Predicted 3D model of a 71-nucleotide RNA (transfer RNA) from a Paludibacteraceae bacterium. The prediction has a mean pLDDT of 81. NCBI's taxonomy places the organism under Bacteria, Pseudomonadati, Bacteroidota, Bacteroidia, Paludibacteraceae. It matches the Rfam family "tRNA". Its family is annotated with triplet codon-amino acid adaptor activity in the Gene Ontology.
RNA sequence: ACGAAAGUCCUCCAAUGGUAGGAGAGCGGUCUCCAAAACCGUCAAUGUGGGUUCGAUUCCUGCCUUUCGUG
Numbered sequence: 001a002c003g004a005a006a007g008u009c010c011u012c013c014a015a016u017g018g019u020a021g022g023a024g025a026g027c028g029g030u031c032u033c034c035a036a037a038a039c040c041g042u043c044a045a046u047g048u049g050g051g052u053u054c055g056a057u058u059c060c061u062g063c064c065u066u067u068c069g070u071g
Stems, first nucleotide, its partner, number of pairs: 001070007010024004018054001026042005047063005
């Protein structure tokens, strides 16, 4: 330089145009002599700017960041 892929809670992953969900972590509680485990509850997110659409995490696109490949 060229080509490709990916950005969603603190972390790891779902959601193929119609209420953004699960697990772990955190917080609170039940249980226990205490703790752990288990169980219940709670908290929290779509990289950013535009476009399409009645409606966008989803489709298109500029930028940013990361990764891979070719040389």